About this RNA: Predicted 3D model of a 73-nucleotide RNA (transfer RNA) from an uncultured bacterium. Model confidence (mean pLDDT): 83 of 100.
């Protein structure tokens, strides 16, 4: 240089005939307990890599960027 895949919470992931942003794990409070641990309730915690464009409406489709695998040359 090309062609493909990937980028969503602090990690490790799902959501794609275009309309609700969410699970496990971890954190925080409370219950429990003598205390921790385990469980259990609630919660806080995301510019869906970035920018632009299509739609009434984008994590989602479409270009262009960066950044990661991979495979040609």
């Nucleotide at each position: 240089g090309g062609g493909c895949c990937c980028a969503u919470a602090g990690c490790u992931c799902a959501g794609u005939u275009g309309g609700g942003a969410g699970a496990g794990c971890g954190c925080a409070a409370c219950a429990u307990u003598c205390g921790c641990a385990c469980u259990g309730u609630u919660g806080a915690g995301g510019u869906c890599a970035g920018c632009g464009g299509u739609u009434c409406g984008a994590a989602u489709c479409c270009g262009c960027u960066u950044g990661g695998g991979u495979c040609c040359a």
Its Rfam family is "tRNA". About the family: Transfer RNA (tRNA) molecules are approximately 80 nucleotides in length.